[in-house]
Order: sequence, then C1' cells, then structure tokens
RNA sequence: CCCCUCGUAGCUCAAUGGCAGAGCAGCUGCCUUUUAAGCAGUUGACGGAAGUCCGAUUCUUCCCGGGGGGA
Repeated sequence: CCCCUCGUAGCUCAAUGGCAGAGCAGCUGCCUUUUAAGCAGUUGACGGAAGUCCGAUUCUUCCCGGGGGGA
C1' cells in the first nucleotide's frame, strides 16, 4: 500500500429492506423469619457522516476502531 472480515444493551449473541429481540447482569415488586432459588414487571443499544429508497441494523461511499491475509 492492497484485499477480506467484524463493530447492535454492562457482557455474549440474533434480526440480510418493513414494530430493534433473546439470555445473563441491573432496578422494582411478590414469595421467604432472613439469604439464595423461584415468579412478575421494568430500564438500557444499531461505531460516525453522507447517499439510494416510501422505508436502512440490513444496500452504496468515506472515515474511525478490532482481527486476518498478501506485497
């Protein structure tokens, strides 16, 4: 310098153009003599900017960051 891949909640991961979800964690309540366990509810995220589209996590471009390969 070039190519590929990844970036979504505190953590681990879904969602391949049409309501942003799950588990764990956190908070509140119930239960329990208390704790743990259990039950119910709840908070919280699309790396940044632009473009295409009626509509973008998804497609395109640039930038940032992680990983891999080539020279």
This is a predicted structure of a 71-nucleotide RNA (transfer RNA) from a bacterium. It was read from a public genome assembly. It matches the Rfam family "tRNA". Rfam describes the family as follows. Transfer RNA (tRNA) molecules are approximately 80 nucleotides in length. Rfam classes the family as a transfer RNA. The coordinates come from a structure-prediction model, not an experiment, and the mean pLDDT is 80.